[in-house]
RNA sequence: AGAGUUUGAUCCUGGCUCAGGAUGAACGCUGGCGGCGUGCCUAACACAUGCAAGUCGAACGGACUCAUACUGAAACCUAGUGAUCUAUGAGUUAGUGGCGGACGGGUGAGUAACGCGUGGAUAACCUGCCGUAUACCGGGGGAUAACACUUAGAAAUAGGUGCUAAUACCGCAUGAGCGCACAGCUCCGCAUGGGGCGGUGUGAAAAACUCCGGUGGUAUACGAUGGAUCCGCGUCUGAUUAGCCAGUUGGCGGGGUAACGGCCCACCAAAGCGACGAUCAGUAGCCGGCCUGAGAGGGUGAACGGCCACAUUGGGACUGAGACACGGCCCAGACUCCUACGGGAGGCAGCAGUGGGGAAUAUUGCACAAUGGGGGAAACCCUGAUGCAGCGACGCCGCGUGAGUGAAGAAGUAUCUCGGUAUGUAAAGCUCUAUCAGCAGGAAAGAUAAUGACGGUACCUGACUAAGAAGCCCCGGCUAACUACGUGCCAGCAGCCGCGGUAAUACGUAGGGGGCAAGCGUUAUCCGGAUUUACUGGGUGUAAAGGGAGCGUAGACGGUAAUGCAAGUCUGGAGUGAAAGGCGGGGGCCCAACCCCCGGACUGCUCUGGAAACUGUGUAACUGGAGUGCAGGAGAGGCAGGCGGAAUUCCUAGUGUAGCGGUGAAAUGCGUAGAUAUUAGGAGGAACACCAGUGGCGAAGGCGGCCUGCUGGACUGUAACUGACGUUGAGGCUCGAAAGCGUGGGGAGCAAACAGGAUUAGAUACCCUGGUAGUCCACGCCGUAAACGAUGAUUACUAGGUGUCGGGGGACCAAGGUGCUCCGGUGCCGGCGCAAACGCAUUAAGUAUUCCGCCUGGGGAGUACGGUCGCAAGAUUAAAACUCAAAGGAAUUGACGGGGGCCCGCACAAGCAGCGGAGCAUGUGGUUUAAUUCGAAGCAACGCGAAGAACCUUACCUAGACUUGACAUCUCCUGCAUUACCCUUAAUCGGGGAAGUUCCUUCGGGGACAGGAAGACAGGUGGUGCAUGGUUGUCGUCAGCUCGUGUCGUGAGAUGUUGGGUUAAGUCCCGCAACGAGCGCAACCCUUAUUGUUAGUUGCUACCAUUUAGUUGAGCACUCUAGCGAGACUGCCCGGGUUAACCGGGAGGAAGGUGGGGAUGACGUCAAAUCAUCAUGCCCCUUAUGUCUAGGGCUACACACGUGCUACAAUGGCGUAAACAAAGGGAGGCAAGACGGCGACGUCAAGCAAAUCCCAGAAAUAACGUCCCAGUUCGGAUUGUAGUCUGCAACCCGACUACAUGAAGCUGGAAUCGCUAGUAAUCGCGGAUCAGAAUGCCGCGGUGAAUACGUUCCCGGGUCUUGCACACACCGCCCGUCA
Repeated sequence: AGAGUUUGAUCCUGGCUCAGGAUGAACGCUGGCGGCGUGCCUAACACAUGCAAGUCGAACGGACUCAUACUGAAACCUAGUGAUCUAUGAGUUAGUGGCGGACGGGUGAGUAACGCGUGGAUAACCUGCCGUAUACCGGGGGAUAACACUUAGAAAUAGGUGCUAAUACCGCAUGAGCGCACAGCUCCGCAUGGGGCGGUGUGAAAAACUCCGGUGGUAUACGAUGGAUCCGCGUCUGAUUAGCCAGUUGGCGGGGUAACGGCCCACCAAAGCGACGAUCAGUAGCCGGCCUGAGAGGGUGAACGGCCACAUUGGGACUGAGACACGGCCCAGACUCCUACGGGAGGCAGCAGUGGGGAAUAUUGCACAAUGGGGGAAACCCUGAUGCAGCGACGCCGCGUGAGUGAAGAAGUAUCUCGGUAUGUAAAGCUCUAUCAGCAGGAAAGAUAAUGACGGUACCUGACUAAGAAGCCCCGGCUAACUACGUGCCAGCAGCCGCGGUAAUACGUAGGGGGCAAGCGUUAUCCGGAUUUACUGGGUGUAAAGGGAGCGUAGACGGUAAUGCAAGUCUGGAGUGAAAGGCGGGGGCCCAACCCCCGGACUGCUCUGGAAACUGUGUAACUGGAGUGCAGGAGAGGCAGGCGGAAUUCCUAGUGUAGCGGUGAAAUGCGUAGAUAUUAGGAGGAACACCAGUGGCGAAGGCGGCCUGCUGGACUGUAACUGACGUUGAGGCUCGAAAGCGUGGGGAGCAAACAGGAUUAGAUACCCUGGUAGUCCACGCCGUAAACGAUGAUUACUAGGUGUCGGGGGACCAAGGUGCUCCGGUGCCGGCGCAAACGCAUUAAGUAUUCCGCCUGGGGAGUACGGUCGCAAGAUUAAAACUCAAAGGAAUUGACGGGGGCCCGCACAAGCAGCGGAGCAUGUGGUUUAAUUCGAAGCAACGCGAAGAACCUUACCUAGACUUGACAUCUCCUGCAUUACCCUUAAUCGGGGAAGUUCCUUCGGGGACAGGAAGACAGGUGGUGCAUGGUUGUCGUCAGCUCGUGUCGUGAGAUGUUGGGUUAAGUCCCGCAACGAGCGCAACCCUUAUUGUUAGUUGCUACCAUUUAGUUGAGCACUCUAGCGAGACUGCCCGGGUUAACCGGGAGGAAGGUGGGGAUGACGUCAAAUCAUCAUGCCCCUUAUGUCUAGGGCUACACACGUGCUACAAUGGCGUAAACAAAGGGAGGCAAGACGGCGACGUCAAGCAAAUCCCAGAAAUAACGUCCCAGUUCGGAUUGUAGUCUGCAACCCGACUACAUGAAGCUGGAAUCGCUAGUAAUCGCGGAUCAGAAUGCCGCGGUGAAUACGUUCCCGGGUCUUGCACACACCGCCCGUCA
């Protein structure tokens, strides 16, 4: 000293939380020793028991005991014992008396007060014991307790009679001195007043005891000590407590007190206190101090010390120097106890202790040895004050639980990639030591002669054993410290943020680690951090916060110069600021805590000397602030009265006829009883077009036709007058839009409510037709608005530029104006400065001054209650419980918008052909089933994985089998392998049996293969695509996505990449705080279109021969093939464009502006798809979720959807005979040809591993013929029969052929798909997979169109900009109701 938390990220505002310190603490776990402290914070609740205040015989009379010396009855018959009496001495003590029980000890209920603190005052006071001084102590009297007797009573106690003493009580005498009264003299002060002096009158004292030393007593004065009273200042919260008070405030006179005083009383007056907070309510003992804090402050008032108050609750006095008295008295109340029921006793907030309350707080201990206190002459007695001990880790401090060495880095444990790593020099082992505790011996100081509770204690010495002595919390971030297992939004954690839904460093356990340590955590409370109440030290345009505006009271603040005073201020001195505590220095307990000494400090208050700048105050001045006067002009400033025209509506009359009106479209409504329209006249109310303007006026609200009257303010000029008269302004008063309220008018238009018509799912709305309050006027209320510039008022200062309104002054002038300047208002732009930023910026949100209002997280709530105001509506003032960790401001980047601009795409439009209707094929859903295996799900699943399920495939079902296994590696043993054949079985499996006897060799053996054994392991199309790799789809072949350096910004970020053009393109050009670069675009690659050249076989055939035939010779010109080249680059011309990029047109050219097509897919998005291609973490199964076999299923079928095929026909079907391709495939193959079959095909069979042979016939087309619009000579489903082929096998479940059968269907609703040129459409051909099985898929060529005005709209995308409360990003967020 800061940190976490609002956001995708940022800055700010702002709250919440944490890290620190502290405690009279409590709780959880744990616990070795000692020292010093400390311990009912709750029930001022109730208390059993014991103790806590007595002492003095040197005040007194008694009583009792003992001793000594006398005396000596009775008895014993003498040794003596000895009742009794007297005297003396010693002792005990109930009572009288004295002193003390007013201290010490406890508690904090009450008290907001002169209670406390601090400083003063007493000229308004008292003071026992103590000290000093002076004077005195003479002589009398009458009682009373004790005691004796007795009465009442249960007791407590009370009473009666009689006796007696005193330092008990009462007169008298005396008066140094004192009090009081009267009249004088003198001095002084601070108002009342006080001191001194002498005079007269008057009043009041005493106690004795004695050891003869003294002790005690009385009076007066002073001192000391202790108290009492008064005053200044300070001392919590609430105004949702604003008025309070009758002894109240004062006076006069009394009473009372130690003393002043309404303290009390009689009378008189009507005062006194209060916004500087009275009164009332709540809470509370106050302080030194203690805790915290850098300080200022904030909190607190345990222990120690000072003061106060209280003593079961309330009241009262007595005694006394002192009390209205904790362990005294009286009364009343409550409670407890005793009781003979009549009556009595008691007060732990003293020390222990008990019950209760509570989270919680100790022994019914020892001693007066020390320090103090009371009494006493003293010895001494008393002392739960105090000194000590006991209990409690409650706190602070100190010590220990061992030290050195010790790597085989032991064992164990944890983890692991199985190699290791960690625990860890840690342990063991070896060497050493003994602090503490334990044992034994000695032994203090505290005590100045005696006396020691503590205590045989501290301390010292000896012997002895590493022995008896470590836990608690934490380990996601804040915050030091990480792994494994278990759990699976469960159990749980959590101070805040937040963890946990199968790989949790956050839960639980373990290992390891971190922190502190006889403690460690938690809880509670306080301060800090929090500048988050801001004096130090905050704010108020938008985050919370400027009063709606003005006038003005109290208050606060205030111009220039002079002078006096000295309240504030500054400075010197004095007093005080108790001690303890804190700080510095030193000392004593071994150290420390603790204790002692010294110093300084205690920032304060009071008194006093001085200074006079500033503030204040007094005096007399000044004119600059302010105001007045005079001269002007401007203005929707206000109030009252009058006047005017346009328009709407209504009425009357005329013309005129079928509609008008209204809307997105309509309808309600009005109109043939004559509307709307139009003309003329009239009525009435309200508002004042144009001018008109970020123009004017006003404090704000607000003010707009014209004229008149009354009236307020501002401004300009001038400088005659006043002389600080000023600024602000809590309360207060006034004004205050609209709506609303009351009374009375008025009412044209408009128009809440209301009615009707529409819209809509609904429509208590938006739209339409009507329409009442109201809007208008007068008077009275209301008192609020986004009453906003969201910006209080005042004054001064601080760059400019440019408009405009009202005045003034010069200059020039062509008389229209132009330009300069001063003052006042009103706008825009902008620099410094400020600001979180946005922005403000001489009209400040800048720099300063003064005053006022207001704010302190969000919600609850501007709400409830209370008060005030109001007729009401309501306004104003204004909380709390509870709840959340945020709420919020500005700006940034995205995404989004039924926002805007620009642009693109078969996106729409313009077209062509379809799908959706039918039948069939195929996929999916659903249903069914033993199973109908699994996956794919909007576009981007659905002829998809599957380029091909009869068995196999196959993962599914049923049944039967196997268990180191169908497959891999390792170890051991045996042998070969392998294959006909037979039995059994549904088949595998199993059993039998025959043939056969491998390769290399150093002969030991080794390799392949088969069988057997044991275990490590195999195996899994089991789960998780949300644990993953890889691969793929999609936006999208869209033009974007980024970086380095620089610059700008507090920052997120921006710039670059935006702008002007252009492009298919972030393509290129120009400009620019940017300059460059990368991934994408384009190009490079393949193919196709033209051509040259090289090469001519299996290709080709013009020329020369030959022939049925490029068949053959020959040739390589052509076609073609396949290598290498050329060609196209806006290169050329014209025009446009910025002399650019580029665009339009043209020439040439096979091809022209990326020529056509393909491959190629940026950063990223969708937790997109795939664990069933493969790989793989974790989990799961292991005689089964693995493996083998047979059969079945994946092919089911009421139905729904997708994708296709064939059609519905004449642009056609059928028949006949003709023409023209490309690209492919072929040996377990393609097959010519011949023969057989109607045919599928079969038999025989040439050729061809292919530019050679074969598949292979292209079809649409053209020609001819027929059909004549019909369910047909269209269409071919379905079904029957008979066949062919493949295959172990076509029943479930193949394809094809022939004959026969001949269904639906006559162009398809809403909706919807594809396509821009060799494209769509149409026609056929080939291939992969494959034994067989395409209408699918992938390719090939043939024929070959229509249309595009254009970008308003739908969809998708790009870019710029704007709004945003979204960021999981509009499939967002969010409000209300209900559950």
A computed fold for a 1379-nucleotide RNA from an uncultured bacterium, annotated as small-subunit ribosomal RNA. Its Rfam family is "Bacterial small subunit ribosomal RNA". Its mean pLDDT, the model's own confidence on a scale to 100, is 84.